The prediction has a mean pLDDT of 81.
A computed fold for a 479-nucleotide part of an RNA from a metagenome, annotated as small-subunit ribosomal RNA, 3' major domain.
The full RNA is in RNAcentral, with records from SILVA.
[in-house]
Context: one part of a larger RNA
RNA sequence: UGACGGGGGCCCGCACAAGCGGUGGAGCAUGUGGUUUAAUUCGAAGCAACGCGCAGAACCUUACCUGGGCUGAAAGCCUUCGGAAUCCCCCCGAAAAGGGGGAGUGCCCUUCGGGGAGCCGGAGUUUAGGUGCUGCAUGGCUGUCGUCAGCUCGUGUCGUGAGAUGUUGGGUUAAGUCCCGCAACGAGCGCAACCCUUGUCGUUAGUUGCCAGCAGUUCGGCUGGGCACUUUAACGAGACUGCCGGUGUUAAACCGGAGGAAGGUGGGGACGACGUCAAGUCCUCAUGGCCCUUAUGUCCAGGGCUACACACGUGCUACAAUGGCAAGUACAGAGGGCAGCGAACUCGCGAGGGUAAGCGAAUCCCAAAAAAGCUUGUCUCAGUACGGAUUGGAGUCUGCAACUCGACUCCAUGAAGGCGGAAUCGCUAGCAAUCGCGGAUCAGCACGCCGCGGUGAAUACGUUCCCGGGCCUUGUACA
Numbered sequence: 001u002g003a004c005g006g007g008g009g010c011c012c013g014c015a016c017a018a019g020c021g022g023u024g025g026a027g028c029a030u031g032u033g034g035u036u037u038a039a040u041u042c043g044a045a046g047c048a049a050c051g052c053g054c055a056g057a058a059c060c061u062u063a064c065c066u067g068g069g070c071u072g073a074a075a076g077c078c079u080u081c082g083g084a085a086u087c088c089c090c091c092c093g094a095a096a097a098g099g100g101g102g103a104g105u106g107c108c109c110u111u112c113g114g115g116g117a118g119c120c121g122g123a124g125u126u127u128a129g130g131u132g133c134u135g136c137a138u139g140g141c142u143g144u145c146g147u148c149a150g151c152u153c154g155u156g157u158c159g160u161g162a163g164a165u166g167u168u169g170g171g172u173u174a175a176g177u178c179c180c181g182c183a184a185c186g187a188g189c190g191c192a193a194c195c196c197u198u199g200u201c202g203u204u205a206g207u208u209g210c211c212a213g214c215a216g217u218u219c220g221g222c223u224g225g226g227c228a229c230u231u232u233a234a235c236g237a238g239a240c241u242g243c244c245g246g247u248g249u250u251a252a253a254c255c256g257g258a259g260g261a262a263g264g265u266g267g268g269g270a271c272g273a274c275g276u277c278a279a280g281u282c283c284u285c286a287u288g289g290c291c292c293u294u295a296u297g298u299c300c301a302g303g304g305c306u307a308c309a310c311a312c313g314u315g316c317u318a319c320a321a322u323g324g325c326a327a328g329u330a331c332a333g334a335g336g337g338c339a340g341c342g343a344a345c346u347c348g349c350g351a352g353g354g355u356a357a358g359c360g361a362a363u364c365c366c367a368a369a370a371a372a373g374c375u376u377g378u379c380u381c382a383g384u385a386c387g388g389a390u391u392g393g394a395g396u397c398u399g400c401a402a403c404u405c406g407a408c409u410c411c412a413u414g415a416a417g418g419c420g421g422a423a424u425c426g427c428u429a430g431c432a433a434u435c436g437c438g439g440a441u442c443a444g445c446a447c448g449c450c451g452c453g454g455u456g457a458a459u460a461c462g463u464u465c466c467c468g469g470g471c472c473u474u475g476u477a478c479a
Stems, first nucleotide, its partner, number of pairs: 001479002003476003007473007015463002019427005026317008034308002042053002064303007076126001078124006086103006107116003129292002132290003138286002140281003143277001145275001150189006156165003169180003195269004200237006209227001214224003240263001243257005319420001323379007336366002340359002345354003386417001391412007433455007
């Protein structure tokens, strides 16, 4: 100087407390451990691994296994030989591969012999290739403490020195934020602000919107007509403790109030200091070293990554009456669409099929039905008209192909489950809880992920205690 203390002081955080809803019990989904296996590819490991890499394993992916093959699947150069390229067919084979036949004759130069470019095949040469090892050789990227308020430097001063001071102290703040004081005076990286979005208003602009006011109306903004409103998207205004009162040291600031759409950082996002964990990644990529080179490379078929006595994590669905079922009826936002979204009609109980309009979409076209909600009826507390696992049968769609191993539909079947031990998690407001909708990936496959809106609470006395953190101080046999 740091680190640590079941030392002290001050302060903060859904840290506790006050509340609301879960997890832990059940079934299923998914990840992991373990076990099994020819293989169940590899990585991730307290918080900060475990719906993580994977935003989508039937083949492919794919790195693994079994079997069948090759010596180059892809790249550069040169020499030489043959043939344009390209397309089609046959045999063998699981395919890869191997063998054979046919069509076809192009472009530029030409002395019509040929030469050149380009492509294919054979041979040669230099090399390729490796998801093989080392993340403890590395770059880059990332997690984490932590959006915590800290981390440092120059000059000066003090100290023999390591170092100290500044950065400590008194207030204050979300903040090393600001004020005052002070052997310090300044400065940098962080904080804040500048950026995006949301909340109010104005201007500009009208192929959305409007009977707002007028006219017509087959009643639908449908038409004439109009940009007022809504809206869209560009510019601007607006909030600064600016004003008033009180407290305070006359300061910084705090408390209350006015006005205002909004008030003290308005809400949300992006943004992550010096560093820590030899944290993670050599399987995104790049790269040093080592290793393989008729194989640790590469092609193909099939299998595996989907196994299953079990254990754990994360979720979904429930256990019902604030509910289930049936009928009627209302209101979103954001995003997507041409190898696409697909109306209407029609067939089917249905998944879906047939035909097919419109739309490359602010609008106009489509998916599209929002759901919870509201109204009416029924069920009447039961393993039930709760719950839907599992299983049998019959189908649909995607795709070369759904056996291993897809999703969905219909009929039948109807399991566990009566609110969950010890323990444990999230959340302070348009938040939790609850309800549906969209998107990426994607042929197909979503209870995951990323977004969107609808309905919409309870509680916070407080900081004694648990956890993590910041500042000062103290002890130390620690570095």